[in-house]
Description:
SAM riboswitch aptamer (S box leader) from uncultured Polaribacter sp., 110 nucleotides, folded computationally. Of the family's consensus pairs, 94% are formed in the model. Model confidence (mean pLDDT): 78 of 100.

RNA sequence: AUGUUAUCAAGAAAGGUGAAGGGAUUAGACCCGAUGAAGCCUUAGCAACCCUUUAGAAAUAAAGAAGGUGCUAAAUUCUACUCAACUAUUUAUAGUUGGAUAGAUAACAA
Numbered sequence: 001a002u003g004u005u006a007u008c009a010a011g012a013a014a015g016g017u018g019a020a021g022g023g024a025u026u027a028g029a030c031c032c033g034a035u036g037a038a039g040c041c042u043u044a045g046c047a048a049c050c051c052u053u054u055a056g057a058a059a060u061a062a063a064g065a066a067g068g069u070g071c072u073a074a075a076u077u078c079u080a081c082u083c084a085a086c087u088a089u090u091u092a093u094a095g096u097u098g099g100a101u102a103g104a105u106a107a108c109a110a
Stems, first nucleotide, its partner, number of pairs: 002109007013043005021032003026080004044072003049068002051064005076102001082099008
């Protein structure tokens, strides 16, 4: 890198270092940033995927947080492409909703 499954409108930041970018990618929009971005380190926190305990035949439920990940601006910041339904009208356009694609994270597989 690939596949399968699950989740993605909740939650949770300080310090040091660093020096101009960052919000995944392309385009547009909109934001964050010298009152210090990204990256790296330390500490703290959030959550509960793996995990631990209890009950259970199992599915599962409840409690927990030592360990492995993850996360700690804004819905995955918003829109795009395609499909379906609906609405409006000037009948081929606009809008709304839902799904899909893409992405992120976890567990498993090879």